[in-house]
Molecule: transfer RNA
Organism: Candidatus Peribacteria bacterium
RNA sequence: CGGGGUGUAGCUUAGUUGGUAAAGCGCCAGGCUGGGGGUCUGGAGACCCAGGGUUCGAGUCCCUGCACCCCGA
Numbered sequence: 001c002g003g004g005g006u007g008u009a010g011c012u013u014a015g016u017u018g019g020u021a022a023a024g025c026g027c028c029a030g031g032c033u034g035g036g037g038g039u040c041u042g043g044a045g046a047c048c049c050a051g052g053g054u055u056c057g058a059g060u061c062c063c064u065g066c067a068c069c070c071c072g073a
Base pairs, nucleotide, nucleotide: 001072002071003070004069005068006067007066010025011024012023013022019056027043028042029041030040031039032038049065050064051063052062053061
C1' cells in the first nucleotide's frame, strides 16, 4: 500500500426480509438458610465505534473516518 472481517449493557454473545434491542455471567433488593454458599423472585443497566446519507422508519442499507484481527505485497 491492496483485499477481507469484526465493533451492540461491566464481560461474553444474539438481533431474521429495515419496523420501537434479547439472553447468560456479573451488579442491586428481597424470600428460603443460624450465617456463608447455594437457589428462587424482582429490579437497574447499552441508542448500537464516530460523523454523514437514503428512508415514513436504520443495530441492519450506502459513504467517509477510527480501533482491532486475518491474508497478500